[in-house]
RNA sequence: GGAGUCAGCCAGGCAAUCGCCGGCUGCGGCUCAGGCUGCGGCCGGAGGAAAGUCCGGGCUCCGGCUGAACAGGGCGCCAGGUAACGCCUGGGGGGCGCGAGCCCACGGAAAGUGCCACAGAAAACAGACCGCCGGCACCGGAAACGGUGCAGGCAAGGGUGAAAAGGUGCGGUAAGAGCGCACCGCGCGGGUGGUAACACGCCGCGGCACGGUAAACCCCGCCCGGAGCAAGACCAAAUAGGGGAGCAUGCACUGGCUGUUGCCGGUGCACCGGUGUUCACCCGGGCUCCCGGGUAGGUCGCUAGAGGCUGCCGGUGACGGCAGUCCCAGAUGAAUGAUUGCCCUCGACAGAACCCGGCUUACGGCUGACUCCUCAU
Numbered sequence: 001g002g003a004g005u006c007a008g009c010c011a012g013g014c015a016a017u018c019g020c021c022g023g024c025u026g027c028g029g030c031u032c033a034g035g036c037u038g039c040g041g042c043c044g045g046a047g048g049a050a051a052g053u054c055c056g057g058g059c060u061c062c063g064g065c066u067g068a069a070c071a072g073g074g075c076g077c078c079a080g081g082u083a084a085c086g087c088c089u090g091g092g093g094g095g096c097g098c099g100a101g102c103c104c105a106c107g108g109a110a111a112g113u114g115c116c117a118c119a120g121a122a123a124a125c126a127g128a129c130c131g132c133c134g135g136c137a138c139c140g141g142a143a144a145c146g147g148u149g150c151a152g153g154c155a156a157g158g159g160u161g162a163a164a165a166g167g168u169g170c171g172g173u174a175a176g177a178g179c180g181c182a183c184c185g186c187g188c189g190g191g192u193g194g195u196a197a198c199a200c201g202c203c204g205c206g207g208c209a210c211g212g213u214a215a216a217c218c219c220c221g222c223c224c225g226g227a228g229c230a231a232g233a234c235c236a237a238a239u240a241g242g243g244g245a246g247c248a249u250g251c252a253c254u255g256g257c258u259g260u261u262g263c264c265g266g267u268g269c270a271c272c273g274g275u276g277u278u279c280a281c282c283c284g285g286g287c288u289c290c291c292g293g294g295u296a297g298g299u300c301g302c303u304a305g306a307g308g309c310u311g312c313c314g315g316u317g318a319c320g321g322c323a324g325u326c327c328c329a330g331a332u333g334a335a336u337g338a339u340u341g342c343c344c345u346c347g348a349c350a351g352a353a354c355c356c357g358g359c360u361u362a363c364g365g366c367u368g369a370c371u372c373c374u375c376a377u
Base pairs, nucleotide, nucleotide: 001373002372003371004370005369006368007367008366009365010364012343013342014341015340016339017338018337020045021044022043023042024041025040026039027038028037029036030035047349051360052359054358055357056356057355058354059228060227061226062225072224073223074222075221076220077091078090079089080088081087092106093104094103095102096101107219108218112217113216114213115212116211129158130157131154132153133152135150136149137148138147139146140145166184167183168182169181170180171179185208186206187205188204189203190202191200192199193198232300233299234298235297242291243290244289245288246287247286250269251268252267253266254265255264256263257262271285272284273283274282307326308325309324310323311322312321313320314319344347
């Protein structure tokens, strides 16, 4: 100098003016009070992801969501952390990289079922295309031997494939073969170390049975009730409708209940009302008060919390304990903006809406440690 790996940090800065949201406060007005309101002052005002809404919780309601079963869904090496998790830490195993490091849905395929494209003879009750081998028959040949055919043996070699009956060597054989043996591999049992996953150049047994696929069905183990702040709680107009009390109303017809009186309701006329009087037409018709539900609207939920920072202690670490200190948006058509000036390296992704812990995705820059390569001394 180049190429990388892993951590940590920042998120243009300063000033002025005018606004916006919230809190505290001074003076004035209204009000019995609570409180409302006008004019000022001070303070605070987006993020590392506020995002996707993918997991886990808090909180609220659903019959106590208390137990069990089924269905459905999720998770899946071990130990720990945590309120909990599918997250994190440490470890084991496997894979990638020269390396720093990174990645892994990492239980079960000798319970069962299914699937395995193309190629290939054969893809699972696994095999005979080329090939190798001896026997018999025929042909050629003096013979050695060669060729063709028939019935057999073989799993070594070739070839296909992502995958083809453990590997290497020696023996063995007509040719071969775990057929036999040695080593490696594999399985089972034991031992040792480790909390465990697991490991072992420890011991014994077995020639070796089991192709792959479970983010295919399935089996095993563990976990999960549902809906969500438009949850939910409270206050509460106008209008309409419901219930009750009091007052007012005559007749006719009619429906229901009742043995009758009667009670409840409907229709028509009378009656009453519709800016002075009368008539006609038309329109409207019980009135007053109280109660409760619900709508508009308002208040709460709402932000002090599994909270931030600093220090010490325990732990390899995730994290935990103790002490001190700080208060850090809370809107509801929904604020966090605009203008001007100066400076710089000229500023990416992006905007809270009940809260918190994670994961994932988007994205500019700075710093540190480490690895590999090259050059110089």